RNA sequence: UUAUUUGAGGGUUUGAUCCUGGCCCAGGACGAACGCUGGCGGCGUGUUUUAGGUAUGCAAGUCGAACGGUCCCGAUUUAUCGGGACAGUGGCGGACGGCUGAGUAACGCGUAGAAACGUACCCCGAAGUGGAGGACAGCUCACCGAAAGGUGGGGUAAUACUCCAUAGACCGGCACUUGUUGUCGGUAAAGAGCGUAACUUCUCGCUUUGGGAGCGGUCUGCGUCCUAUCAGCUUGUUGGUGAGGUAAUGGCUCACCAAGGCUAUGACGGGUAACUGGUCUGAGAGGACGAUCAGUCAGAAGGGAACUGAGAUACGGUCCCUACACCUACGGGUGGCAGCAAUCAAGAAUCAUUCGCAAUGGACGAAAGUCUGACGAUGCGACGCCGCGUGUAGGAUGAAGGCCCACGGGUCGUAAACUACUUAAUUUCUCCCUAUCGGGGGAAAGGAUGAAGCCGCUGCUAACUACGUGCCAGAAGCCUCGGUAAUACGUAGGCGGCAAGCGUUGUCCGGAUUUACUGGGCGUAAAGCGAGCGUAGGCGGUAGUAUAAGUCACUUUUUAAAGCGUUCCGCUCAACGGGAUUGUUUGGGAGUGAUACUGUACUACUAGAGACGUCAAAGGGUAACUAGAACUCUCGGUGUAGGGGUGAAAUCCGAUGAUAUCGAGAGGAAUACCAAGGGAGAAGUCAGGUUACUGGGGACGUUCUGACGCUGAGGUUCGACAGCUUGGGGAGCGAAAGGGAUUAGAGACCCCUGUAGUCCAAGCCGUAAACUAUCCCUGCUAGCUAUCCUCACAAUCUGUGAGGGUGGCGCAAGCUAACGCGUUAAGCAGGGCGCCUGGGGAGUACGGUCGCAAGACUAAAACUCAAAGGAAUUGACGGGGAGGAGCACAACCAGUGGAGCGUGUGGUUUAAUUCGAGACAAAGCGAAAAACCUUACCAGGGUUUGACAUGUUUCCGUAUGUUAUCCUAGAAAUAGGAUGAUCUUCAGGUUUCACAGCUGCUGCAUGGCUGUCGUCAGUUCGUUCCGUGAGGAGUUCCCUUAAGUGGGGUAACGAACGCAACCCCCGCUGUCUGUUAUAUAUGUCAGACGGGACUGCCUCGGCAUUUGUCGGGGAGGAAGGAGGGGCAGACGUCAAGUCAGCAUGGCGCUUACAUCCUGGGCGACACACACACUACAAUGAGAUCGACAAUGGGAAGCCAAACCGUAAGGUGGAGCAAAUCCCAUCAAACGAUCUCUCAGUUGGGAUUGGGGCCUGCAAUUCGACCCCAUGAACGAGGAAUUGGUAGUAAUCGCGGAUCAGAAUGCCGCGGUGAAUACGUUCUCUCCUCUUGUACACACCGCCCGUCAAGGCAGUGAAGUUGGCAAUGGCCGAAGCUCCGGCGUUACAGUCGGGAUUAAGCCAGGGCCAGCGACAAGGCUUAAGUCGUAACAAGGUAGCCGUUCUGGAAGGAGCGGCUGGAUCACCUCCUUU
Repeated sequence: UUAUUUGAGGGUUUGAUCCUGGCCCAGGACGAACGCUGGCGGCGUGUUUUAGGUAUGCAAGUCGAACGGUCCCGAUUUAUCGGGACAGUGGCGGACGGCUGAGUAACGCGUAGAAACGUACCCCGAAGUGGAGGACAGCUCACCGAAAGGUGGGGUAAUACUCCAUAGACCGGCACUUGUUGUCGGUAAAGAGCGUAACUUCUCGCUUUGGGAGCGGUCUGCGUCCUAUCAGCUUGUUGGUGAGGUAAUGGCUCACCAAGGCUAUGACGGGUAACUGGUCUGAGAGGACGAUCAGUCAGAAGGGAACUGAGAUACGGUCCCUACACCUACGGGUGGCAGCAAUCAAGAAUCAUUCGCAAUGGACGAAAGUCUGACGAUGCGACGCCGCGUGUAGGAUGAAGGCCCACGGGUCGUAAACUACUUAAUUUCUCCCUAUCGGGGGAAAGGAUGAAGCCGCUGCUAACUACGUGCCAGAAGCCUCGGUAAUACGUAGGCGGCAAGCGUUGUCCGGAUUUACUGGGCGUAAAGCGAGCGUAGGCGGUAGUAUAAGUCACUUUUUAAAGCGUUCCGCUCAACGGGAUUGUUUGGGAGUGAUACUGUACUACUAGAGACGUCAAAGGGUAACUAGAACUCUCGGUGUAGGGGUGAAAUCCGAUGAUAUCGAGAGGAAUACCAAGGGAGAAGUCAGGUUACUGGGGACGUUCUGACGCUGAGGUUCGACAGCUUGGGGAGCGAAAGGGAUUAGAGACCCCUGUAGUCCAAGCCGUAAACUAUCCCUGCUAGCUAUCCUCACAAUCUGUGAGGGUGGCGCAAGCUAACGCGUUAAGCAGGGCGCCUGGGGAGUACGGUCGCAAGACUAAAACUCAAAGGAAUUGACGGGGAGGAGCACAACCAGUGGAGCGUGUGGUUUAAUUCGAGACAAAGCGAAAAACCUUACCAGGGUUUGACAUGUUUCCGUAUGUUAUCCUAGAAAUAGGAUGAUCUUCAGGUUUCACAGCUGCUGCAUGGCUGUCGUCAGUUCGUUCCGUGAGGAGUUCCCUUAAGUGGGGUAACGAACGCAACCCCCGCUGUCUGUUAUAUAUGUCAGACGGGACUGCCUCGGCAUUUGUCGGGGAGGAAGGAGGGGCAGACGUCAAGUCAGCAUGGCGCUUACAUCCUGGGCGACACACACACUACAAUGAGAUCGACAAUGGGAAGCCAAACCGUAAGGUGGAGCAAAUCCCAUCAAACGAUCUCUCAGUUGGGAUUGGGGCCUGCAAUUCGACCCCAUGAACGAGGAAUUGGUAGUAAUCGCGGAUCAGAAUGCCGCGGUGAAUACGUUCUCUCCUCUUGUACACACCGCCCGUCAAGGCAGUGAAGUUGGCAAUGGCCGAAGCUCCGGCGUUACAGUCGGGAUUAAGCCAGGGCCAGCGACAAGGCUUAAGUCGUAACAAGGUAGCCGUUCUGGAAGGAGCGGCUGGAUCACCUCCUUU
């Protein structure tokens, strides 16, 4: 350089953001299980749980060519021969194969080596195979026993057994010439067979021996899980000598001797586990696992033991003990499926009591062959992998049907039907292969038939609608969904994914760089030990020589096969199988070489480190002595009534003389000024002065040593305050305690007392926010500045430079999530140590160590949550700060709250008292008007296609209907009837179905409209810039304004909605027009269109660089700085109000929740509230007389004059659709005169009685008005609270809407007509900036602890139950072995004893586990109790350690921290 290979993220903390951090998901896998479903084939695979128990059958036999015999068959004339089967003797094999994984943390396994061994069968070589003998099974006789089995007598064969001979081989001894040496002693054997007439040869054996191969035994290096809450273990233990034993080395065993051996590189103990090749996953490094296949090990009901044998301490052998099971004649026996099937149990769960030795392999045999549940086959199970199929092509009236619908249509959908075509399954025939099953080739028939489901559809994550349900039922992997419009529940349609499967559950890896070797962190998120010294360990300056351990290169050997990768081939493909391979197996061993670096040894060096000399500095430490001020106490003097204390008080002290003041004395503790983020120390900490002893650091030096260094697990020392022990001391302060206050309470804050303590000596404790929340050492990387110590130079104001400290700033760079750090790093690197891994539980329990105690150190789990957390952002809030505004306060006027009455509301009552509105922003509100109606409520009575709309169906339609009058029943609606009129194709009625109707529900499904903050000055956008981002800048700042109004400045430049203006009314005026006004004209008046005001002009002053802006005054003017008033309400907030004004989705009712009628109710009345009216009187009341308006309204109307009535009103009828007439008068307050004379009155006018008038079908419930009579409370209104800044408040009347009638309400109109504003400290509301925050539903927020209740898990606990591994003692089977007796030629055998030993029993401890009255704490659970500790200065700043104390949070004392707000001062920095 090229090529190849190779790594994906998402959801969830927040109002939003970045980070930290956990939880969860998407992938792959499985000896799986479960749910739904299921066509075929191939290849695999199948008790993971109870190494639990097992009925039945089979799984190891074979050899007659080793032997004697028995039985059967055949041949032969007998003799005899041949064949077959069989128990026994004998040989070989039952140590392989098959199963399982309990035990084992070990030389068990893996890998690489080693020396002191064995080896049947097999192969090669050498030598030999001669002779003799006595038995025992079988058999026979007798006997015992239920059986299993056994005993005795007799006799018998061998390749069984014994002896003799031989042996140049082997074994042992000896010798020396040390060899292929010599010599002495010891040790062997078995025969059988084919064939032959027979022998030899031959074949198979046998004996001795050497070698080989394969197999086995032994030893060693390295590797091989968790736990230190297991830290010390060990007596055959470690070694030696000697002996024994073994196939062989060895404490393997024994005797004696020595006292060793192992361990922080984890001994010993505990837990778990067969190991490996490999399997799964992963980019890899790793992580998890160890089914099937293969290698090794271990086990055979539990435990022990030996025998036989080449090989065993033996799965289908023996003996003993134990447990279990079976048989029994009760005396005694028998058994071992973790072999193949099968069965029971267990469990979520795992198959046939099949066939065959045809193949492969094994045992025996000379062979044929026999045996073989090894193995080969088949069967069952979608358990897995792979392959195939369920048709293909055409087919639009886009059929029917389903679902949706805006009713037009859309979709399922070319999908179906239908047409054409093609074959597989299946059947038949034939050939070949085959143990069986079956397979292959060919031919024919056959017919689209028998063959599709499962899961999902809010996001992550591909895929949406309808109905049902209504925080229910349910879903859910996480966030979460469901409270009447659910794409999240259930169903349906549609769609998506996979497909004979699909989902769920469980487990493993991945994602997770979330244990980080690759590849993380520790200022604030979890995390630097409180600090030093120092051991082991780790790391280590410059130069050279040697070596070659690490390291590197090459060669070689091993790393079994299978597997995996690559490639080729065979089954039609694939799975599967076969071949090849310098691939993988990353490893280990051996040899040769290289020498840069590391190591080791040696020699040098001086830059690290240390030493020496000189110098100055310092609250460094320890001890002794000493000084003054202050304080308290004692004594004395002077002196008199208070003192003290607080927000205000009180407890307390004081006529026995306090406080105050003077003098004298005593005592203890602490050291003003200097003094400074200035000094010293490792940290804690250290401050009057002097002396003694003593530690460390710094500067300078042409002195010395020569790497002596850095860090530091354990260890050890120091270590504030509080606290403890003993003895002193005790002035002040001061936990606890007592008292006084405060308070709802006050175990507190405040006050008065006051004990431990604080002080000293000696000894413990060992913790703090022990903090720079920042470990130690070394090197490197721009600066500016202040200060302390020292030195050098120049020099006399002091400056410059260097070294060592201590600080500040900083957009240098760099780092950081940000804040920030920035040569004193949190930058760039190196070395070492400590620590972290979600929150809570918990720094807790248990255990251990330390302590006198308090307690400290070490340090979990169950359970529970989906977060907890850091930094920064925008808001909101603060009993935080700054600035500003407002009838917000203040000033002033008049009220409300007290009385009576009116109206509204609550409550209560009621058959009903219809409904709504609820702080401001409900309450004279909806309602601009409830006697009926209204009316929605109640009682009763009626109607049911309906009181009202549209359509449709049946019947009638010259007799019904309509209309008018009348009659009957009735309260009426209504029902029934009579008469007249009218119309008549019709109209209409009746009936049916669609539908009407609803003031029924939901204002939290909505439209529209409205209230409110608020006529407050704000709310945003585009581009651009800053920030990782949320966001910020603009819009902040300064001046100004009513105003984000305007100006200046400025990383901003512009713009939008708001503000202002444009519009209307009023005030001045011009022109024009004009009736109904006037006697007439002008004018007033009315209307239309215009003008006029803009800080435009002058002057002074403030701020300001300028621009500008504000204020005072003046001129002119009707009006002067927005002239007064209205209309107009930004983005938005309150799920604010209204489904009862209207509209409207959904839901509900349909002979009733609809509709009609009569009557009642909305008007009730112990009471509470809101808003008005009238008053309490002389600024008045009454009477008489007198004066001046404006807005408006009028035809079912306003109603004049005149007359009647005390009056309400009546009669009457002129005028007027209105600048003409009427309401309407002389409006009232006002003015004048008279009376009243301070009283419950000649104030007040409620209540009640009587009599009337009017409206209206109707005034009883329940109207207004008039007259006469009656004459209540009320004498100015507590706490509190409302309106108003000018034509306003106050006061006076008038009109209108609604309306038949019915205002003290509402909406308007004019008349008279004030007072006060120093000012912004305070109250309330609002705006801007800033600060803190644990709030964001935003302080009506959040949140802590006790108590009470339910649930859950764990801890302690008198005890109790069980297990495990040991120890000591007792007892002691079988077996091996030793001794002795009998016995034998010798063995064998038998009897007795000893040692050892399994099981068992006893004892005291250890460890683990179960249960446990009760006890304490923890966690958790929509609306329990008590307080309010924390978050804002959280209302006493908070927190840390410790002590005391209290229902509880907590409080107080001592010391510490800032992770404290605010204000002032100081220092520093920046700019000039």